[in-house]
Predicted 3D model of a 478-nucleotide part of an RNA (small-subunit ribosomal RNA, 5' domain) from an uncultured bacterium. The full RNA is in RNAcentral, with records from ENA and SILVA.
Context: one part of a larger RNA
RNA sequence: ACGAACGCUGGCGGCGUGCCUAAUGCAUGCAAGUCGAACGCACCCGCUUCGGCGGGUGAGUGGCGCACGGCUGAGUAACACGUGGGAACCCGCCCCCCGGUGGGGGAUAACGCGACGAAAGUUGCGCUAAUCCCGCAUACGUCCUUCGGGGGAAAGCGCAGUGCGCGCCGGGGGAGGGGCCUGCGGCCCAUCAGGUCGUUGGUGGGGUAAGGGCCUACCAAGCCGAUGACGGGUAGCUGGUCUGGGAGGAUGACCAGCCAGACUGGGACUGAGACACGGCCCAGACUCCUACGGGAGGCAGCAGCAAGGAAUUUUCGGCAAUGGGCGCAAGCCUGACCGAGCAACGCCGCGUGCGGGAUGACGGCCUUCGGGUUGUAAACCGCUUUUCGGGGGGACGACCCUGACGGUACCCCCGGAAUAAGCCCCGGCUAACUCUGUGCCAGCAGCCGCGGUAAGACAGAGGGGGCGAGCGUUGUCC
Numbered sequence: 001a002c003g004a005a006c007g008c009u010g011g012c013g014g015c016g017u018g019c020c021u022a023a024u025g026c027a028u029g030c031a032a033g034u035c036g037a038a039c040g041c042a043c044c045c046g047c048u049u050c051g052g053c054g055g056g057u058g059a060g061u062g063g064c065g066c067a068c069g070g071c072u073g074a075g076u077a078a079c080a081c082g083u084g085g086g087a088a089c090c091c092g093c094c095c096c097c098c099g100g101u102g103g104g105g106g107a108u109a110a111c112g113c114g115a116c117g118a119a120a121g122u123u124g125c126g127c128u129a130a131u132c133c134c135g136c137a138u139a140c141g142u143c144c145u146u147c148g149g150g151g152g153a154a155a156g157c158g159c160a161g162u163g164c165g166c167g168c169c170g171g172g173g174g175a176g177g178g179g180c181c182u183g184c185g186g187c188c189c190a191u192c193a194g195g196u197c198g199u200u201g202g203u204g205g206g207g208u209a210a211g212g213g214c215c216u217a218c219c220a221a222g223c224c225g226a227u228g229a230c231g232g233g234u235a236g237c238u239g240g241u242c243u244g245g246g247a248g249g250a251u252g253a254c255c256a257g258c259c260a261g262a263c264u265g266g267g268a269c270u271g272a273g274a275c276a277c278g279g280c281c282c283a284g285a286c287u288c289c290u291a292c293g294g295g296a297g298g299c300a301g302c303a304g305c306a307a308g309g310a311a312u313u314u315u316c317g318g319c320a321a322u323g324g325g326c327g328c329a330a331g332c333c334u335g336a337c338c339g340a341g342c343a344a345c346g347c348c349g350c351g352u353g354c355g356g357g358a359u360g361a362c363g364g365c366c367u368u369c370g371g372g373u374u375g376u377a378a379a380c381c382g383c384u385u386u387u388c389g390g391g392g393g394g395a396c397g398a399c400c401c402u403g404a405c406g407g408u409a410c411c412c413c414c415g416g417a418a419u420a421a422g423c424c425c426c427g428g429c430u431a432a433c434u435c436u437g438u439g440c441c442a443g444c445a446g447c448c449g450c451g452g453u454a455a456g457a458c459a460g461a462g463g464g465g466g467c468g469a470g471c472g473u474u475g476u477c478c
Stems, first nucleotide, its partner, number of pairs: 001476002004474005011350006017343002019308001024306003028303003033064003038061002041058007071261003081185006089178003094174008102136001104134003111126006142151003156166004187233003194224003199221008236258004240251004263284005286297004314340001316339003322336001323334004353383004363374004388415006397405001422467005427448003433462005443450002
């Protein structure tokens, strides 16, 4: 010094922190949706001049988001991280600039009818819309090119309405983010000394957003290594944190940046972006359902449960703030977050009263029996009210509205010393001494060592020392 634990004790507040062990298994609820100003349908409500108009709910198509945020540290000794450099790259949303937005076609879910299945669900026929899909036209700039040429776009919707708003397509730039390469830096073992065949390099080709043995065919036989290759062990890395005068040593919890993982292993799909925690497929282990044919699941999200353990919290409130997704907006969603709860786990602050009071009471302990000490301590007198209890007012945080926290903080009034002290130690180190009990017993102990009949070292008591809502012990680091 601590993310601590254990023992004894425990009044309050502020701010923090809280599974270090089994990356063990998980009941239940919630944690990612949103848009009707892209689209069709079904149902409900209101109005209606019966033409229709307006509003809402639901699933579906489509768009954006779900690659962020949140969790964990298993793996990883690696360009993973830190720092400096580099060239062959990408980018949805956002900002700036230039140009365009013409004309056609098609399918399908929802829905209707039917079939199969215990279920999960699947399937046939038929209808339909779009900002869904596909051609055509045009395209300076963009891409390919043998420089002749060739390839390639688009979507509409709303309104107070012939103009605005939100969009769409092509191109250029920016902001910010990301992919790749590389110098240097940071663990242990030599009782690991040789390692390597896509291995090292070249050529052609493929692949990628992109360089590359990344992949493939052929050719060459290289490449790494005591400046420690290869192998084994251990480990997420850093800003930092702890310690120390420093050099250094140790460490990486909370907060922040990066990386990696999401039951285990593998794989791709979609997409600007994933090889994707709450997506998909396959295999495996495990759990559950089943009509035995077949299905469902993944808390290392927030709570919570079991287990393990010396040990680590509420199945709480709210979207009021900050931030995020979607939306023109209203708004919806948000266990991110903001708060409250539990825990002396930590740091800091406050209190448990202040002044007076000697014939130095009583009691306790000691005594050489004179007395000493506890001790101004108590009683008693005066005072105060932090805290506490009761009553009243009552926020900032919000910017037009909107406050979970919260009738909280804070302020005022009233009451009454009232509601509040323990723990460890007293042989030396080390601050603090006597009596009694015990008799190498019972016990103490960090080291030296105490205890066998006067023990300052055991146990109790009186007294004393230290710290104080804490005090000790244990563990770990300096």